[in-house]
Context: one part of a larger RNA
């Protein structure tokens, strides 16, 4: 020097733990803002840095109710001063205050600053000073004014207005709308109607067949599952990609234009009266066609909105809640062994000095609210709606529409026999003996009834509570179990951490030595245990150190 073992030393894995994160289910709730938000900035505690919670009335003020003996938020003790059965402290309801910035709204600005004007107060002799309120822009509606211009309009001043402006992780609907990127290049294609950006909602959107279907028929929309990686689309490459029928989830339907009648107003004619326009009333509202007109019959039935009243429940604190023993054995310590018991609609859970139904807090199962916010039900009342039949000469039943053409889009369908659907542009019908669709197109056949509109639920997100996990255990799980979106990097978009465990309890080591010593140490002394000593739980490996033994 290697090699081994020992005993330490470094280091942190490992095991155990867990005020933390994940996911699911359930119920409830779903916007906040000029009555000044979301987010902030300074502040605010006797000492006070950092969170926390508040706002010059500042870890807090009233007040209503619940709880009852301790309290003065954590880190984080300790000290000072106080509160407290005349009811604090904590909970919950509902009020007050709530600086400054910020839509930021008196002008101004480099956010948290500055500077005004009026009107009121305080204040001085008087000025300066200080409080308080009002002063932005748009719209709307009133009043009052008031040009070219006579009369009146535009205008402008005041007023009123919880009208709008801004914010919002995420979903959803419209609008507008990429690229990288795949095609092993790239152009049609694909990403993709995606992502960015507007607009709205609380859910949105869609929705009561001019809707499939196929020779039997279904019967609004939305999700879900299947049908299906099918039929097809496609440089027939890459890739894109459904429908019909099926099974669930939920159900809910209705209003207007027209015909016609009446009514008001104008215009024309000739004044009445007629005719046209415009308004308003009533009537209607569909496809085996319906209605209107024109007879008959008949006032039932069934519902909706609001007002009030009554009951009943619900959330937001809470309450009540059975039952064992010190004695025996082990041990710091009993919940563990061991004897004898008892409750149980409670033997889910957690603490308690190791493993407890019966020691705490709960659990089961009942009980409850002075305030505020809801919800159903009953009941009355007011205003609305809601029904048949027979005739057929007559009217009516959404026109610059439907269809064309041409020129984009969308439909799973890339111009394709390309139907449907939608825009620009250009043209352009019928009128119930009417239209439309059944994937060019014609016929037959079969079903709808376009060119108005409303509409819950079942579907998406998100929030907060409880359960619950063959879901994690500090290089996992949120980035974050700790002062984390902290610290630190970045001009700046933006990037983004490490970092948990003493002990049942602080009993956190009185006293004495060593030592320059507020380092570190050795005695002692807590404690079951100090190789549990705050650098603290176990303490593995690489490493180093000492000793001892082998080989050399």
């Nucleotide at each position: 020097a290697g090699c081994a073992u020992a005993u330490a030393a470094u280091g942190a894995a490992u095991g155990c733990c867990u005020c933390g994160g994940c996911a699911u289910u359930u119920u409830a709730c779903u916007c906040c803002g000029a009555u000044g938000a979301a987010g902030g900035a300074c502040g605010u505690g006797g000492c006070a840095a950092a969170c926390u919670g508040c706002g010059a009335u500042a870890a807090g003020c009233u007040u209503c109710g619940g709880c009852g003996a301790g309290c003065u938020g954590u880190u984080a003790u300790a000290c000072a001063a106080g509160c407290a059965u005349u009811g604090a402290c904590c909970c919950g309801g509902a009020g007050a205050u709530u600086u400054c910035c910020g839509a930021a709204u008196a002008g101004g600005u480099a956010a948290a600053c500055c500077u005004a004007u009026c009107c009121g107060c305080u204040g001085u002799u008087a000025u300066g000073a200080g409080c308080g309120g009002a002063u932005a822009c748009u719209c709307u509606c009133a009043a009052c004014u008031g040009a070219a211009u006579a009369c009146a309009u535009a205008g402008g001043u005041u007023g009123a207005g919880a009208a709008g402006a801004g914010g919002a992780u995420a979903c959803u609907u419209g609008g507008c709308g990429a690229a990288c990127u795949g095609a092993a290049a790239c152009a049609u294609c694909u990403u993709a109607g995606u992502a960015a950006c507007c607009a709205a909602g609380g859910a949105a959107a869609a929705g009561a067949a001019a809707u499939c279907a196929a020779a039997u028929g279904a019967g609004a929309u939305u999700c879900c599952c299947u049908u299906a990686g099918u039929a097809g689309c496609g440089g027939c490459g890459a890739g894109c990609g459904a429908a019909c029928a099926g099974g669930g989830a939920c159900u809910a339907g209705c209003c207007c234009a027209a015909a016609c009648u009446c009514c008001u107003a104008u215009a024309u004619u000739u004044u009445u009266a007629u005719u046209g326009u415009a308004g308003g009333a009533g009537g209607g509202u569909u496809g085996u066609a319906g209605g209107a007109c024109u007879c008959c019959a008949a006032u039932a039935u069934a519902g909706a909105c609001c007002u009030u009243a009554u009951u009943u429940u619900u959330a937001u604190a809470a309450c009540u809640g059975a039952a064992g023993g010190a004695a025996c054995c082990u041990g710091g310590a009993a919940a563990g062994g061991a004897c004898c018991g008892c409750c149980a609609a409670a033997g889910c859970g957690g603490g308690u000095g190791a493993u407890a139904g019966c020691c705490c807090c709960g659990u089961a199962a009942g009980u409850g609210a002075a305030a505020u916010a809801g919800a159903a039900a009953u009941a009355a009342g007011u205003u609305c709606u809601u029904a048949g039949g027979a005739u057929g000469u007559u009217c009516c039943u959404g026109a610059g529409u439907a269809g064309g053409g041409u020129c984009g889009g969308a439909c799973a369908c890339g111009u394709g026999a390309a139907a449907u659907c939608c825009g620009g542009c250009u043209u352009g019908a019928a009128u119930c003996u009417g239209g439309g669709a059944g994937g060019a197109c014609c016929a037959c056949c079969u079903u709808c009834c376009a060119a108005g509109g409303c509409u819950a639920a079942a579907c998406a997100g998100g929030u907060a509570a409880a359960a619950u996990g063959a879901c994690c255990g500090a290089u996992a799980g949120u980035g974050a179990a700790c002062a984390a979106g902290u610290a630190c990097c970045g001009u700046g978009a933006g990037g983004g951490a490490a970092a948990g465990g003493u002990g049942a309890a602080a009993a956190g080591c009185a006293c004495c030595c060593c030592g320059g010593g507020u380092a570190g140490g050795g005695g002692g002394a807590u404690g079951a245990a100090a190789u549990a000593g705050u650098a603290u739980c176990u303490g593995a490996a690489a490493u180093u150190a000492u000793a001892u033994g082998c080989u050399c």
Description
This is a predicted structure of a 552-nucleotide part of an RNA (large-subunit ribosomal RNA, domain I) from a Patescibacteria group bacterium. Rfam family: Bacterial large subunit ribosomal RNA. Gene Ontology terms of the family: ribosome and structural constituent of ribosome. The sequence was found in a public genome assembly. Taxonomically the source falls in Bacteria candidate phyla (Bacteria).